[in-house]
Context: one part of a larger RNA
RNA sequence: GGAUGAACGCUAGCGGCAGGCUUAACACAUGCAAGUCGAGGGGUAACGGGUCACUUCGGUGAUGCCGACGACCGGCGCACGGGUGAGUAACGCGUAUGGAACCUGCCUACAACAGGGGGAUAGCUUCCGGAAACGGGAAUUAAUACCCCAUAAUGUUUGGUUGUGGCUUCACAAGCAGACCAAAGCUUCGGCGGUUGUAGAUGGCCAUGCGUACCAUUAGUUAGUUGGUGAGGUAACGGCUCACCAAGGCAGCGAUGGUUAGGGGUCCUGAGAGGGUAGUCCCCCACACUGGUACUGAGACACGGACCAGACUCCUACGGGAGGCAGCAGUGAGGAAUAUUGGUCAAUGGGCGCUAGCCUGAACCAGCCAUGCCGCGUGCAGGAAGACGGCCCUACGGGUUGUAAACUGCUUUUCUGCGGGAAGAACCUCUUGUACUUGUACAAGAUUGACGGUACUGCAGGAAUAAGCAUCGGCUAACUCCGUGCCAGCAGCCGCGGUAAUACGGAGGAUGCAAGCGUUAUCC
Numbered sequence: 001g002g003a004u005g006a007a008c009g010c011u012a013g014c015g016g017c018a019g020g021c022u023u024a025a026c027a028c029a030u031g032c033a034a035g036u037c038g039a040g041g042g043g044u045a046a047c048g049g050g051u052c053a054c055u056u057c058g059g060u061g062a063u064g065c066c067g068a069c070g071a072c073c074g075g076c077g078c079a080c081g082g083g084u085g086a087g088u089a090a091c092g093c094g095u096a097u098g099g100a101a102c103c104u105g106c107c108u109a110c111a112a113c114a115g116g117g118g119g120a121u122a123g124c125u126u127c128c129g130g131a132a133a134c135g136g137g138a139a140u141u142a143a144u145a146c147c148c149c150a151u152a153a154u155g156u157u158u159g160g161u162u163g164u165g166g167c168u169u170c171a172c173a174a175g176c177a178g179a180c181c182a183a184a185g186c187u188u189c190g191g192c193g194g195u196u197g198u199a200g201a202u203g204g205c206c207a208u209g210c211g212u213a214c215c216a217u218u219a220g221u222u223a224g225u226u227g228g229u230g231a232g233g234u235a236a237c238g239g240c241u242c243a244c245c246a247a248g249g250c251a252g253c254g255a256u257g258g259u260u261a262g263g264g265g266u267c268c269u270g271a272g273a274g275g276g277u278a279g280u281c282c283c284c285c286a287c288a289c290u291g292g293u294a295c296u297g298a299g300a301c302a303c304g305g306a307c308c309a310g311a312c313u314c315c316u317a318c319g320g321g322a323g324g325c326a327g328c329a330g331u332g333a334g335g336a337a338u339a340u341u342g343g344u345c346a347a348u349g350g351g352c353g354c355u356a357g358c359c360u361g362a363a364c365c366a367g368c369c370a371u372g373c374c375g376c377g378u379g380c381a382g383g384a385a386g387a388c389g390g391c392c393c394u395a396c397g398g399g400u401u402g403u404a405a406a407c408u409g410c411u412u413u414u415c416u417g418c419g420g421g422a423a424g425a426a427c428c429u430c431u432u433g434u435a436c437u438u439g440u441a442c443a444a445g446a447u448u449g450a451c452g453g454u455a456c457u458g459c460a461g462g463a464a465u466a467a468g469c470a471u472c473g474g475c476u477a478a479c480u481c482c483g484u485g486c487c488a489g490c491a492g493c494c495g496c497g498g499u500a501a502u503a504c505g506g507a508g509g510a511u512g513c514a515a516g517c518g519u520u521a522u523c524c
Base pairs, nucleotide, nucleotide: 001524002523003522004521006520007519008518009517010516013376014375015374016373017372018371019369020368021334026332027331028330030329031328032327035076036075037074040073041072043069044068047067048066049065050063051062052061053060054059083287084286085285092212093211094210095209096208097207098206099205102204103203107200108199109198110197111196112195113194115149116148117147118146125138126137127136128135129134155180156179157178158177159176161174162173163172164171165170185192186191213259214258215257220250221249222248225247226246227245228244229243230242231241232240262284263283264282265281267276268275269274289310290309291308292307293306312323313322314321315320340366342365343364344363348362349360350359351358352357379410380409381408382407389401390400391399392398415461416460417459418458419457420456424451429446430445431444432443433442434441435440436439468513469512470511471510472509473494474493475492479508480507481506482505483504489496490495
C1' cells in the first nucleotide's frame, strides 16, 4: 500500500447493487416451513344450495339430491427443495481413464397385452378400558387396496444344439425344449389411466492412476489382518460376512500413532514464483438432541418417519404419556459482534391433479444495519468598507481567517407539495376465427402484479433540507500562542514533558481524506 462476513470511537443527506451469529453442532416459548388427488373408493363431520315436512313465519327437522368435503381406505410425493460444518487426513474431495459384475420411479420411442373369480379391512355403528396419549371387542361395507386362476415372450431360470472366441473349465450369439412371472379401472364421453418387455435419457453403484496439512521428542504395525477355495449376502464386484487352508499385508518414497481440518471451483495479495483463504454463489461430501437399528420404497438406513437406549425439557388423576429450529422468523445464553415472530405465490422452480386449482418461510419482494463497493448532493457566478469578531505580530502601521460572510444575480440535482404513472404477462383457462392429420397447431380477444401508486415523470416553491473525522517533532503533507512544569499526559518506531514544549492540554491557523474519518484485529 492492498484486503475483510469485521468490531470499537466520533460523525452522518440520498440512491443503486451486494452482504449480514466468524462465538455455544448451546437450550428453545409461539406461528408457519409437504402436501395433493372426489376423473381410484366407501361415504357425509362442517359450509352453501335444492327438495320435502312442520312452523309462533324468526326458523326447525329430514334427505348425499347438487356444489363441495372433515376424518378414513387407496395412489403419487414426502430420498427434492431448505439448513449446518460437528465428524472425516478418507477413493472424502479434485483430476484423468474405465465398466470388468450392476440397479434405475416419473420421462421419451417402439412392441405386445388388459380374460375370469374370491376373501377381507379401515371408515360408519355399537360395547368396554384410560386423566390423557390412545387401546380392546362385536357387527357391517368399498376400491385403481389384497389374493387366486387363466393368458406368456424378446422377460427370468434350467437343460441341450450350433457357431465364434478361447482351446481344460469358460464367455458371447442364434435356434430348440421344460419350468416360472402380469394387469384396473375411472369419466362431464372430450379424455385420463393399467401390465409386460426392449432401447434411450436421467440418477445411482463400482474400479484404477496421480494430487491432497503438521509432528519422528510417534518406528514398528496388522489377526478378517494379506491371499486362496467354498458358501452366504447384495442391484452388483469384493473379507462385505462365514467355514477351511496358506502366512501373508503395510512401513524411512514415513506405516502405526498423535494434532488440526469438511474438499474443490474460488477469493485476497504479489511483477511473478509463491503465500494466505474456503463467508456469500456453484459442485461434491457428511450430519439432523447423543448412540444404535432396521422397516417402507425405484430411491433412505430417512432434518419436520419408525423402534431401542441415553441426557435434557414438559404434562399427569402418579398408573403413564409428549418433545427435538444445524428450515423461516423469533427468544434466552455466549460474545467485541451479526437483522423482521413482515408481504405474495404476480414471476421462476418444485409436489399432486385431465383441468380449474391447491400447497410451497424454495423463490420473488419489502423491513433493519454506512457492513462494503459504486454514484449523486450539501450550490453556482459576482461581490473589498479586504466589514464585525477571533487569532498572531507590533517599529501601533499591520498580518491572517478571507471572496469567506453580508449583499446582488442565477440554477433546482436533491427536498416539500400537487398531479400522471410503468416494464416485469406470457403461459394456463375461457371465447372467437383459420388450417388440416379431428385434436392439435396458429391468430385475435378476455383474464391474472406481492413489490406498488414503487421506479420513472410533469408542474409549483424556495439556497432552501445536508460536513465531518484524523493529523500538523522526524519517518509524513501541515505552526504559532497560551496553560502545564519528568506533573498531568503522549507514543507505531526514534522518543517528547524537570519554566520560553511546533511532540502533553486548549485556542487560532494549516494539511489529508470525506458521508465518512480514525483505531484495533487478521492476511499478503